[in-house]
């Protein structure tokens, strides 16, 4: 340098045009417990950036950034 793949809560991840953007772990609060842990209930928290298509974009297209793979 060419080609391909990926980017979503703190972490791992689901979501193939109309979702309240869901789950697990974690964190916070409350309950239970003599205390801690466990267990139960509730809560906080996310779509990499810019542009385009569309009535509507996390989703499709382009560019960029970052990461990974492969060829040389």
């Nucleotide at each position: 340098g060419g080609c391909c793949c990926c980017a979503u809560c703190g972490u791992c991840u689901a979501g193939u045009g109309g979702u309240u953007a869901g789950g697990a772990c974690g964190c916070c609060a409350g309950g239970u417990u003599u205390u801690c842990a466990u267990c139960c209930u509730g809560g906080c928290a996310a779509c990499c950036a810019g542009g385009g298509u569309u009535c509507g974009a996390u989703u499709c297209c382009c560019u960029g950034u970052g990461g990974g793979g492969u060829c040389a």